[in-house]
Context: one part of a larger RNA
RNA sequence: UGACGGGGACCCGCACAAAGCGGUGGAGCAUGUGGUUAAUUUCGAGCACGCGAAAAACCCUUCCCCGCCCUGACAUCCUCCUGAUGUCCCGGUAAUGCGGACAGACCUUCGGGGCAGGAGAGACAGGUGGUGCAUGGUUGUCGUCAGCUCGUGUCGUGAGAUGUUGGGUUAAGUCCCGCAACGAGCGCAACCCUUAUCCCCAGUAGCCAGCAGGAGAGCUGGGCACUCUGGGGAGACAGCCGGGGAUAACCCGGAGGAAGGUGGGGAUGACGUCAAAUCAUCAUGCCCCUUAUGGCCGGGGCGACACACGUGCUACAAUGGCGUAAACAAAGGGAAGCGAGCCGGUGACGGUGGGCAAAUCCCAAAAAUAACGUCCCAGUUCGGAUUGUAGUCUGCAACCCGACUACAUGAAGCUGGAAUCGCUAGUAAUCGCGGAUCAGAAUGCCGCGGUGAAUACGUUCCCGGGUCU
Numbered sequence: 001u002g003a004c005g006g007g008g009a010c011c012c013g014c015a016c017a018a019a020g021c022g023g024u025g026g027a028g029c030a031u032g033u034g035g036u037u038a039a040u041u042u043c044g045a046g047c048a049c050g051c052g053a054a055a056a057a058c059c060c061u062u063c064c065c066c067g068c069c070c071u072g073a074c075a076u077c078c079u080c081c082u083g084a085u086g087u088c089c090c091g092g093u094a095a096u097g098c099g100g101a102c103a104g105a106c107c108u109u110c111g112g113g114g115c116a117g118g119a120g121a122g123a124c125a126g127g128u129g130g131u132g133c134a135u136g137g138u139u140g141u142c143g144u145c146a147g148c149u150c151g152u153g154u155c156g157u158g159a160g161a162u163g164u165u166g167g168g169u170u171a172a173g174u175c176c177c178g179c180a181a182c183g184a185g186c187g188c189a190a191c192c193c194u195u196a197u198c199c200c201c202a203g204u205a206g207c208c209a210g211c212a213g214g215a216g217a218g219c220u221g222g223g224c225a226c227u228c229u230g231g232g233g234a235g236a237c238a239g240c241c242g243g244g245g246a247u248a249a250c251c252c253g254g255a256g257g258a259a260g261g262u263g264g265g266g267a268u269g270a271c272g273u274c275a276a277a278u279c280a281u282c283a284u285g286c287c288c289c290u291u292a293u294g295g296c297c298g299g300g301g302c303g304a305c306a307c308a309c310g311u312g313c314u315a316c317a318a319u320g321g322c323g324u325a326a327a328c329a330a331a332g333g334g335a336a337g338c339g340a341g342c343c344g345g346u347g348a349c350g351g352u353g354g355g356c357a358a359a360u361c362c363c364a365a366a367a368a369u370a371a372c373g374u375c376c377c378a379g380u381u382c383g384g385a386u387u388g389u390a391g392u393c394u395g396c397a398a399c400c401c402g403a404c405u406a407c408a409u410g411a412a413g414c415u416g417g418a419a420u421c422g423c424u425a426g427u428a429a430u431c432g433c434g435g436a437u438c439a440g441a442a443u444g445c446c447g448c449g450g451u452g453a454a455u456a457c458g459u460u461c462c463c464g465g466g467u468c469u
Stems, first nucleotide, its partner, number of pairs: 007469007015459002020423005027314008035305002043052002063300003067296003072124001076123002078120006085103005090097001106113002126289002129287003135283002137278003140274001142272001147186006153162003166177003192266004197234007206224001211221003237260001240254005316416001320375005326369001332363003337356002341352004382413001387408007429451007
């Protein structure tokens, strides 16, 4: 000087407690991990475990088994030969291969050149092999916590100190006052995006608002008033009033206002810590393999299953289940695509195919909700696992190992021990919708809106963090 303390003082955070709501832990299933098994169940991961993986039938794929190749699937260089290339046929599960048939070709100074294929020789290629404790880059974490430093000066023999401490205040090293300090930098804040209100400009979506037509539908004429869209502006600053405070910074209350004290949300992550993670995104030193630890193909595996744990979904029902017929979103996606309407099918879906590169057409039905009817507290008209049969779709191909449909089957489960998690407002809870990945395949992830609460005495304690001592 730091770090640490079951030392002290002060402060903050759903950190705790109190108040409150809903979960996990019990059941079934989905998914990840451990373990076990296996020829193989490829590899990695700290507080990891719906993580890398925004998608394992083949491919991916690295793992295992079988069959094959050796200058190699890929790059550059040398020599020789040939013509490229395309379609079909033969053999083989395929990869490799052996020939055959047909079609057919650039420039030229006629020497050849460009390009491609085959053969040969080696230099070399290749490696998801090792080391993240040799590294770059990227990332996590403390933590969006309020800190981390520098120049000059001063003090100290010096390490260093001061500034950055103190009194207040703040979300904040935020600001004020004081002070041997005076200034400055990276952080904080602001500048950026979005959302909440209004005005101006603009009108191929919106409107009977006012006029006309029309059986009806903004459908048509017509019109930009409104909604909306997207450009520009206004608006919030402790600006005004009262009180408190050192007359300061600031705090409390009020008015006006769409919004009030950083209005809500996002992006933004200081110096550093953990020899943190990643050599399997990529790059890269060194080491290792070189007829194999490289390359190609077929099949299998990553999907196994006495078990243990994490994260989720669905439930155990009447604030409910089922049926009938009505209503109201936002944000997105669409051409090898979205697909209306019509027809067929109980249905998944099939046939046909208007329109739309999309404020114009389509996906698209929002669902909870409200109304009416039924069930009458049961392992049930709850619950839907599992299983059987018959199908649909994608795809070369659904046996291992896809999703969906119909009929039948109808398991556990009657609210969950110890323990433990999330959340303070348009939040929790609950309800549906969309997207990425993607041929197909979400209960995961990322977004969107609908309905919409309860409670907060407080800082003694647990956890994490900050300042001083």